[in-house]
The prediction has a mean pLDDT of 75. A computed fold for a 167-nucleotide RNA from Crystallibacter crystallopoietes, annotated as SAM riboswitch aptamer (S box leader). The source organism's lineage runs through Bacteria, Bacillati, Actinomycetes, Micrococcaceae and Crystallibacter. The sequence is in RNAcentral, with records from Rfam and Ribocentre.
RNA sequence: UAACCAUCCCGAGCGGCUGAGAGACCUGGCUCUAUGACGCCGCAGCAACCCUGGUCACGACGAAUCUCCCUGGAUUCGCGCUGAUAACAAGGAACUUGUCGAGGGCUGCGCCGAACAAGCGCAGUAAGACCUGUUCCGUAGGGUGCUACUGCCAGGACCGAUGGAGU
Numbered sequence: 001u002a003a004c005c006a007u008c009c010c011g012a013g014c015g016g017c018u019g020a021g022a023g024a025c026c027u028g029g030c031u032c033u034a035u036g037a038c039g040c041c042g043c044a045g046c047a048a049c050c051c052u053g054g055u056c057a058c059g060a061c062g063a064a065u066c067u068c069c070c071u072g073g074a075u076u077c078g079c080g081c082u083g084a085u086a087a088c089a090a091g092g093a094a095c096u097u098g099u100c101g102a103g104g105g106c107u108g109c110g111c112c113g114a115a116c117a118a119g120c121g122c123a124g125u126a127a128g129a130c131c132u133g134u135u136c137c138g139u140a141g142g143g144u145g146c147u148a149c150u151g152c153c154a155g156g157a158c159c160g161a162u163g164g165a166g167u
């Protein structure tokens, strides 16, 4: 520089310098501007994209722990070129209210039975998860960009600007 993808609704000002035009180009309008516009610099802010981090979700990849035992289940940590997220005050911890919490075995009780057999019924029966409320804790950066008016409006033109991934 050309092409590709996405966005251009909303949002966000103070000071210093300069000194006449500015709103990308053309046309027609309409606004801003010596009460200093536009531009440059400093600080501040906004949040469109990207990166890192945080948080949540997912995975079952690894490890540890918990449950009377097995199967299974649950929790925590790590991992992931996985996803989401800028009201990133997302969330986390403790207590509390209620609900849920598998199959088999084992144990206890009851029924039947001669039987400590077999069968049937009830309980043991969780770890933890969710809900209600209270208290406490927790909380970021960077790369650009942007900070009058719908890209000011309409038409035209291989339209313009910003970001990203590359060539």
Base pairs, nucleotide, nucleotide: 004164005163006162007161008160013043014042015041016040017039021032022031023030025156026155027154028153029152044147045146046145048144049143050142051141052140053088054085055084056083057082058080059079061078062077063076064075065074066073067072068105069104070103071102091137092136093135094134095133098130099129100128106124107123108122109121110120111119151159